[in-house]
RNA sequence: GUCUCAUCAAGAGAGGUGGAGGGACUGGCCCAAUGAAACCCGGCAACCCGCAAUAAGGCGAAGGUGCCAAUUCCAGUGCAAAAUGCAGAAGAUGAGAA
Numbered sequence: 001g002u003c004u005c006a007u008c009a010a011g012a013g014a015g016g017u018g019g020a021g022g023g024a025c026u027g028g029c030c031c032a033a034u035g036a037a038a039c040c041c042g043g044c045a046a047c048c049c050g051c052a053a054u055a056a057g058g059c060g061a062a063g064g065u066g067c068c069a070a071u072u073c074c075a076g077u078g079c080a081a082a083a084u085g086c087a088g089a090a091g092a093u094g095a096g097a098a
Base pairs, nucleotide, nucleotide: 002097003096004095005094006093007092008091013041015040016039017038021031022030023029025076026075027074028073042068043067044066047064048063049060050059051058072090077087078086079085080084
């Protein structure tokens, strides 16, 4: 990198270093020197995991990931529609497979 399955409406610091960018892509629309990215600390959650267990559900968070503006910020394809709704694509994360 590919495939399968699950989830994506909740949650998470007025800390330190750092210095201009960031929100996947495209178009929007936003965030940012009242300081972006990144790193550290901190935190959230609970997929793996631990306990318990027939199962469903439950409890926990030491360890492996993940995450910490805005619904996956919105749309990007289809159907219905007055606003809009539903489904999908793409993407992200986890677990597993060849």
About this RNA
A computed fold for a 98-nucleotide RNA, annotated as SAM riboswitch aptamer (S box leader).